[in-house]
RNA sequence: GCAGCAGGCUGUUCCAUCGUUCCUGACCAUGAGUCAGGGAAGGAAAGUCCGGGCAACACAGGGCAUCAUGCUUCCUAACGGGAAGAUAUCCGCGAGGGUAUAGCAGUGUAACAGAAAAUAACCGUCUGCCGUUUCUUAGUGAGGGUCCGCCUUCGCUGAGCUUCGGCAGUCAAGGGUGAAAAGGGGAGGUAAGAGCUCACCGGUUCCCGUGGCAACACUGGAAGCCGUACACCUCAUGAGUUGAAAGGCCAUGUAUACCGGCGUUUGAGGACUGCCCGUCCGAUGCCGGGGGGUAGGUCGUAUGAUCCUGCCAGUGAUGACAGGACAAGAUAAAUGAUGGAAAACGGUUCUGAAUUCUUUCGAAGAAGCCUGGACCGUACAGAACCCGGCUUACAGGCCGGCUGCAUAA
RNA sequence: GGCGAUUUAGUGUAGUGGUCUAGCACGCCGCCCUCUCACGGCGGAAACCCGGGUUCGAGUCCCGGAUUCGCUA
Numbered sequence: 001g002c003a004g005c006a007g008g009c010u011g012u013u014c015c016a017u018c019g020u021u022c023c024u025g026a027c028c029a030u031g032a033g034u035c036a037g038g039g040a041a042g043g044a045a046a047g048u049c050c051g052g053g054c055a056a057c058a059c060a061g062g063g064c065a066u067c068a069u070g071c072u073u074c075c076u077a078a079c080g081g082g083a084a085g086a087u088a089u090c091c092g093c094g095a096g097g098g099u100a101u102a103g104c105a106g107u108g109u110a111a112c113a114g115a116a117a118a119u120a121a122c123c124g125u126c127u128g129c130c131g132u133u134u135c136u137u138a139g140u141g142a143g144g145g146u147c148c149g150c151c152u153u154c155g156c157u158g159a160g161c162u163u164c165g166g167c168a169g170u171c172a173a174g175g176g177u178g179a180a181a182a183g184g185g186g187a188g189g190u191a192a193g194a195g196c197u198c199a200c201c202g203g204u205u206c207c208c209g210u211g212g213c214a215a216c217a218c219u220g221g222a223a224g225c226c227g228u229a230c231a232c233c234u235c236a237u238g239a240g241u242u243g244a245a246a247g248g249c250c251a252u253g254u255a256u257a258c259c260g261g262c263g264u265u266u267g268a269g270g271a272c273u274g275c276c277c278g279u280c281c282g283a284u285g286c287c288g289g290g291g292g293g294u295a296g297g298u299c300g301u302a303u304g305a306u307c308c309u310g311c312c313a314g315u316g317a318u319g320a321c322a323g324g325a326c327a328a329g330a331u332a333a334a335u336g337a338u339g340g341a342a343a344a345c346g347g348u349u350c351u352g353a354a355u356u357c358u359u360u361c362g363a364a365g366a367a368g369c370c371u372g373g374a375c376c377g378u379a380c381a382g383a384a385c386c387c388g389g390c391u392u393a394c395a396g397g398c399c400g401g402c403u404g405c406a407u408a409a
Numbered sequence: 410g411g412c413g414a415u416u417u418a419g420u421g422u423a424g425u426g427g428u429c430u431a432g433c434a435c436g437c438c439g440c441c442c443u444c445u446c447a448c449g450g451c452g453g454a455a456a457c458c459c460g461g462g463u464u465c466g467a468g469u470c471c472c473g474g475a476u477u478c479g480c481u482a
Stems, first nucleotide, its partner, number of pairs: 001405005007399004012342007020040008028031001042380001046391002049389005054243004061277004066239005071085005086101006102234002106232005122175002124171001126169006135160011183201002186198003202226002204223004209218003247299004256290001258289005269281003306325005312319002344378007352370001355367005410481005416475001419435004427465001437453005458474005
C1' cells in the first nucleotide's frame, strides 16, 4: 500500500424570513387575543419479538392442558438478553465466524437404491440327513473267455470322495447400495464364523488423583459397554389474564315506551384466565330486537432500575462513590417551509505540472496519482404511558486493535 | 395505539418432510374441425412472497423480513 476480520463512536453546521405546539410572564378590547422570553424526536422513535415497571380483575386454592427455555460461572429489577469460558462439529490460508450441547429409560420414522435402515437373513459360509451322477473299494449273483491260476462284461448291496439338488440347522466375516451399514485392522479360536477371547488403537460410562468456583481438562485404573439423525416422550425451571382504548375523578344528558328468550335459592349470568373442580358475587337480574340521551374535560403522563462528567473495583457484562443536570408531551395528533453561506466525502467533467507505458519517433495516445475550478448527490427514518434488551433499515465519516499478501529499510 | 390471520401459474384453489420434474378448473398461445365464429378435439407455455437455518432431502419444520386482510372505542 491492497484485501479483509472483529469492536467502539458519530450520523451535518450557521444566518435571515414566514409558520406549528407546550410552558411562564405582561397587557386589555376578555378573544381558543396580542406581545416578550424559554423548551421541542432517534440510533434505531420502527418491528411489537422477549423481559419488567404501573394499573385493573379476588392473581384464595387444586388438577389437566398449553407455551417458552435447556453446557458452566457470572451480570441484571427481570429476561428467551448480555459477559467470560468449556466440549463437539462446520466454514475460512488466517484474524475470526456459524451451529449444537438436560436425559445409559421408553416409542416412532428413515423415500429411492440396497441382502439388510436394526430382535433381520436374500445371496453366501459351514454341519447333518436324503436323493442323484461319476469314480475307487469290499462282498455277491448271472453270462462270456480260458493255459483252470484266473481274466473280463453286466447287475445288486455296503462304505468313501467329488458334483448337483432338496430338507433341517449354524453364522453374521464377505456382498458396495446409500446421507447413514452393525467400532478399526491383527492374532488366537472354530465345522464355518463372530468382542467369542486377547493385545493395541478410537469412543462411552464409572472410580481414584491433580488443576479449575464450575462446565471440563490431564495421568492412571475398571467394565466388551459400542451405529447415526430427527421427532415424540420424560425431567428441571419459568409463565394468572388483560393493556393507558388499563384505570381514577369531574362535568353534560336521560325513559327502558314496546316485543321475544332465559332465570329468581332446583341459580340465568358474571368474577376480562384454554378446560374441569372448587370458591365468591348474583334478582329493580341477564341476553337479543327496538327506542331515548350524551359523546366534553382532567389525572394517569414525564424525578426515573434517569442522564452527564470524574474516579475506583472487575478479564468483562456491570457495580460502588463523588459532583452536576431536569431534558418534547401533542390527541387527529406539533417539532416545518423557503432562500443564502460553509465543511467533509463520493461521482462526472475541465485545466495545469511531473511520472510510467506503447508506437508510424512528428509528437500523439493510454494509465493511475497530485493541484485548482464547475455541476450533481448525501441515507434510514417521525415520539403516542414509561424503561431494559433483541431484531430489522441506514448515504457517509472518525478511532484504535488484529490477520493475509506485496514491497522497502 | 393494541391484537390475530394470510401468501402456491393471469385468476380461484389442492398438496401427511421423499412416487413433486408441484395437481385441478377457468383463462392464455399454437394446430385441427367449420364457408366463418362459437362449441368440440390435440398439444404447449406459465407458480411455491423474500433471505437465512435444521435435515441426506423443505412448498411443508424453525428464525428474521415483506405483503394483504380482519378484529378491537
Description:
This is a predicted complex of two RNAs, RNase P RNA and transfer RNA, with 482 nucleotides together. Its mean pLDDT, the model's own confidence on a scale to 100, is 75. It holds a member of the Rfam family "Bacterial RNase P class A". The family's RNA type in Rfam is ribozyme.